Transfer RNA from Prevotellaceae bacterium UBA1746, 72 nucleotides, folded computationally. It matches the Rfam family "tRNA". Rfam links the family to the GO term triplet codon-amino acid adaptor activity. Lineage of the source: Bacteria > Bacteroidota > Bacteroidia > Bacteroidales > Prevotellaceae.
[in-house]
RNA sequence: GCUCCUGUAGUUCAAUGGAUAGAAUAAGUCUCUCCUAAAGAUUAGAUUCGGGUUCGAUUCCCGACGGGAGCA
Numbered sequence: 001g002c003u004c005c006u007g008u009a010g011u012u013c014a015a016u017g018g019a020u021a022g023a024a025u026a027a028g029u030c031u032c033u034c035c036u037a038a039a040g041a042u043u044a045g046a047u048u049c050g051g052g053u054u055c056g057a058u059u060c061c062c063g064a065c066g067g068g069a070g071c072a
Base pairs, nucleotide, nucleotide: 001071002070003069004068005067006066007065010025011024012023013022018055027043028042029041030040031039048064049063050062051061052060
């Protein structure tokens, strides 16, 4: 330099055109306990960025940026 894949909560993953973007784990608070752990309840937390298509975009298209793989 070229080609391909990929980008969603702190982390690991769902949602593949339609409803409030969901779960596990982590974090905060409360209950329980002499204390801690475990368990239960509850709270907050995310679509990389900019355009386009569409009545409607996490999803489809283009570009930028980041990550990964291959070739040279």